A computed fold for a 71-nucleotide RNA from endosymbiont GvMRE of Glomus versiforme, annotated as transfer RNA.
RNA sequence: GUGGAUGUAGUUAAAUGGUAGAAUUGCAGACUUCCAUUCUGCAGAUGGGGGUUCGAUUCCCCUCAUCCACU
Numbered sequence: 001g002u003g004g005a006u007g008u009a010g011u012u013a014a015a016u017g018g019u020a021g022a023a024u025u026g027c028a029g030a031c032u033u034c035c036a037u038u039c040u041g042c043a044g045a046u047g048g049g050g051g052u053u054c055g056a057u058u059c060c061c062c063u064c065a066u067c068c069a070c071u
Stems, first nucleotide, its partner, number of pairs: 001070007010024003018054001026042005047063005
C1' cells in the first nucleotide's frame, strides 16, 4: 500500500428498517446484631461524520481504532 473482519452501558452481549433489551458492575432501599447471600428500585450505551428513507444499530460512502491475510 491492497483486501477482509469487528466496533452497542465500566465489562460481557442481543436486536427482520419501526419505543435499543438482558446479565454483571455502580448507587439507594428492604432483610441481617454486623458482613456476606437474597429481593426491590434507579442510573448508565449504538466509535465519529455524511447520505438514502416517513423512520437507520441495521442500507450506502468517508473516516478513526483494533485484529487477520497479502505485498

Its Rfam family is "tRNA". Rfam classes the family as a transfer RNA.
The prediction has a mean pLDDT of 82.